[in-house]
Parts: sequence; C1' cells; structure tokens
RNA sequence: GCGAGUCGGCGGGCGACCGCGGCGGCGCGAGCCGUCGAGGAAAGUCCGGACUCCGCAGGGCGAGGUGGUUGUUAACGGCAACCCGGGGUGACCCGCGGGACAGUGCCACAGAGAGAAGACCGCCCGGUCGCGAGACCGGGUAAGGGUGAAACGGUGGUGUAAGAGACCACCAGCGCCCCGGGUGACCGGGGCGGCUAGGUAAACCCCACCUGGAGCAAGGCCAAGAGGGAGCUCCGGCUCCUGCGCGGACGUUCGAGGGCUGCCCGCCCGAGUUCGCGGGUAGGCCGCUUGAGGGCACCGGCGACGGUGUGCCCAGAUGGAUGGUCGCCGCUCGGGCUUCGGCUCGGGUUACAGAAUCCGGCUUAUAACCGGCUCGCUCGC
Repeated sequence: GCGAGUCGGCGGGCGACCGCGGCGGCGCGAGCCGUCGAGGAAAGUCCGGACUCCGCAGGGCGAGGUGGUUGUUAACGGCAACCCGGGGUGACCCGCGGGACAGUGCCACAGAGAGAAGACCGCCCGGUCGCGAGACCGGGUAAGGGUGAAACGGUGGUGUAAGAGACCACCAGCGCCCCGGGUGACCGGGGCGGCUAGGUAAACCCCACCUGGAGCAAGGCCAAGAGGGAGCUCCGGCUCCUGCGCGGACGUUCGAGGGCUGCCCGCCCGAGUUCGCGGGUAGGCCGCUUGAGGGCACCGGCGACGGUGUGCCCAGAUGGAUGGUCGCCGCUCGGGCUUCGGCUCGGGUUACAGAAUCCGGCUUAUAACCGGCUCGCUCGC
C1' cells in the first nucleotide's frame, strides 16, 4: 500500500419567536413566570422478572419448556469464558451440541436386498442335454461388478472347489478398566474384550432440571341505582361493561349449580343458576413512574459481571403533548492557497422510527459520518 476479520461510537449543540403537555409559583380571573418534555431501537410482543388479583386438604394421570461444561444474574431460552465437531493459509466464523446396546417406528428414488439384510450380473461344484460353444436345473459363495446419501470394518496374507474375521498381522472404530492433567465439559497415555448392528430423538420415547392461572382494560377507591356518566354526530341518532326491568326453563336435602385455575378420583360450598328480549357501557381519582435507575472515578475479575465512593432527578399523556421557522456554532465532502498552525470558496447536515405499568435480554429496521484491535499478501528501510 492492497485485501480481509472483528468490536464499537455517533445518529448534533446553543439562542430567539410561535405552538402543545406535566409540575411548581403568582393572580379574583383571562392569564403570566419558572422548570422539564421520546429512542437506540420507544418497534415485534419472542423469552425472563418486578408488581397486582385469584388459587394453594389429599392421591393419581398428564401438559409445556430447557439440554456440552463452568460461571454470571432478581431471572432467563440471555450473556461471558472454555470444551467438542465442522470450515478457513490466517485473524476468525458456524453448530436446535443429553441419550440410537431401554423399547418402538421410519429411511424417498434407484436397487435383488435398507439393518440379526441380500444371489441381479459374476465366481465355484454337481446333474441333464448338446459333436462343440454353451443352455437349463439343484446347491455353495458377499472376493469382484452394479444401485444408492447409506449395502453389516479397511489393507495384506493363510485357507478353499470358489469364498468368507473361518484364521493371522497391522490399522480404524466401539465397549470396559487403570494411570496422569483439569472445578468441569474433556484431554494425554496404557491394558483387556468380542472381530464390529448404519442413520434419524425440530419421530414417539428415555434421562436430568424448571414451570400454578390471568394480566395495569392487573387491581383499589368514589359517584349513581330502569339510574349515573362518556365519546362521536349529518342533531335523526350511533357505540358498547357493571348493575337494572320483563318473560321463560331447571332447582332448594330426591339438591340446580359452583369451587379446588390441565384432567380424574376425592373433598368442600350450596339457594339460586341459566337463556331470550328491553334498556344500555368503560365517568373521576389512585396504581403512575425514584428505579435490579443512569453519569463519573477507583478497586476485584481473562470476561460476562460485582463492590465502594461521589454527585444527579431525567416524559407521564389518556381522541393520547414532545412540533415548526430563523440565526450562530459544530461535523463532514470537494476545490484553491499555505509560513503546515490553518485560511478561504462551494455543497451536504438526518435514515429508521416514535413512549402508554416498569425493568433485563433477544430479534428486526436504520441515511451519512467516525474510531479501536487483529490477520494475510506485497513493497521499502
């Protein structure tokens, strides 16, 4: 210099004017003053938790999730480091990574045969026929060919009619045991065994661990009781809960129905339950934003993360505020000048998006710009 890998940052600042929301103060009031006012993802709602309500005699059967190890954490399916397998010359990347001798199932197409398998071609032996080449029949054979992603270890030899772990040597792989290292996953070495039954568990299943249900429209308070109240409106009306009115059905120990929040047994409560029609919702306040909070410094740790100190308060709307214009500065790109400090001219300056109980993650979207570390090749000294 070129190429590559990986980890991040930022995604404007200040002021003026107009406009909107929260809080505080002043004012009889209209209003005025001060102060604060979106994000790195506020998003998807995919995991985990806080918080709230309901449930929490007993027994049995299920359901869902996670899945190398050690850590980290409030918790997690997250994250960190490491192990194993695969890819790359390398930095580094990828892995839904427990168990296939507990059992069951499945393995497309092709192929004779797809897992205690298999004679299609071939090879060998015997018989019959044939002058012969050979044909047919019976049997043996998994060495060779062929099919396939995969055909029941590989190479060489002994052996045989031809063959075969039938036997032998070496190698690969499997199981068990021992020694050494490591907290561990695992790694290194040695010995023994039968000659060796593939893959698939995001198939059932087995093992280990975890899991009660619903969610801020949670939940609480206030007002009202054919009533009270809300929004929209073309002013006719429309929207739709709790409770209310009318009527029907079943039922009160011969017990309807309900609860034990997956189901069953069992247990308990029990005088109301349910359907249709009429009429008709979600008004105000609390919950609500100070929190596993974020900034800086130091310390411990490879790291995720943890600890200590210091100072900070940083949206809280509810038909849902957080916007617009202008100026200055900053940032950046290109050109010119330079005394290498800069100066000057021109251009660009916001993409994705947007709170709704809160927090930790993951995933997805994101214009322009900036930076750290590392690897490979080449060149120069």